[in-house]
RNA sequence: GGGCCGUUAGCACAGUUGGUAGCGCGUUUCUAUGGCAUAGAAAAGGUCAGGGGUUCGAAUCCCCUACGGUCCA
Numbered sequence: 001g002g003g004c005c006g007u008u009a010g011c012a013c014a015g016u017u018g019g020u021a022g023c024g025c026g027u028u029u030c031u032a033u034g035g036c037a038u039a040g041a042a043a044a045g046g047u048c049a050g051g052g053g054u055u056c057g058a059a060u061c062c063c064c065u066a067c068g069g070u071c072c073a
Stems, first nucleotide, its partner, number of pairs: 001072007010025002013022001019056001027043006049065005
């Protein structure tokens, strides 16, 4: 330098041909217990890596950039 893959909540990851962004763990609050552990219920938390384009509508399609992984030279 070139090819391919990845980037989504604090962490690990889903998101089925474009149509309100989710699960688990964690965090906070409440309930049960004298308290802890634990169990149950509820809630908060996201510019979907950044920018641009297509579209009525983009995490999803197209282009560029950044970062990481891998292969080739």
This is a predicted structure of a 73-nucleotide RNA (transfer RNA) from an uncultured bacterium. Its Rfam family is "tRNA". It is annotated as a transfer RNA. Its mean pLDDT, the model's own confidence on a scale to 100, is 82. A source record names the gene trnA.